[in-house]
RNA sequence: AGCGUGCUCCGGGGUCGGUGAAAUUCCGAGCCGGCGGUGACAGUCCGCGACCCGGUCACUCGACUCGCAUCCCGCGGGUCAGGUGCCCGGUUGACCUGGUGGAACUCCAGGACCGACGGUGAAAGUCCGGAUGGGAGGAACACGCG
Numbered sequence: 001a002g003c004g005u006g007c008u009c010c011g012g013g014g015u016c017g018g019u020g021a022a023a024u025u026c027c028g029a030g031c032c033g034g035c036g037g038u039g040a041c042a043g044u045c046c047g048c049g050a051c052c053c054g055g056u057c058a059c060u061c062g063a064c065u066c067g068c069a070u071c072c073c074g075c076g077g078g079u080c081a082g083g084u085g086c087c088c089g090g091u092u093g094a095c096c097u098g099g100u101g102g103a104a105c106u107c108c109a110g111g112a113c114c115g116a117c118g119g120u121g122a123a124a125g126u127c128c129g130g131a132u133g134g135g136a137g138g139a140a141c142a143c144g145c146g
Base pairs, nucleotide, nucleotide: 002145003144004143005142006141008139009138010137015029016028017027018026030126031125032115033114034048035047036046037045043113044112052090053089054088055087057085058084059083060082062080063079064078065077066076067075068074095111096110097109098108099107117129118128119127
């Protein structure tokens, strides 16, 4: 160097104009791009995260029910619904051409394309919201191995 453990911190960006009673949602023109990987740098290649759907297990809680006990406080089991958490699975958008080069769907030139869910006097990547959340991961420090 590297590996392991602990702990702390970090960890998502983006608008103006026009029309109109009303639109940052329509029209016009802009702007934005998480994380890891990849012989050379990626929103569009591979994978991951989050959102969404389903399932096992555990916990919690309400209803019903069974057994024991019954002076009082009760004890244990089962079924169903809801909630929470770990894990597993499903789903999850989009790129071509030319050039350079040993090598590039990653660079240069050109032309394209994509963007969850809920809300909102008018339809949303860009406004509001879940989110002062979560998270792929990254970094410092400490200890141990080395």
FMN riboswitch aptamer (RFN element) from Solicola gregarius, 146 nucleotides, folded computationally. The sequence is in RNAcentral, with records from Rfam. It matches the Rfam family "FMN riboswitch aptamer (RFN element)". About the family: The RFN element is a highly conserved domain that is found frequently in the 5'-untranslated regions of prokaryotic mRNAs that encode for flavin mononucleotide (FMN) biosynthesis and transport proteins.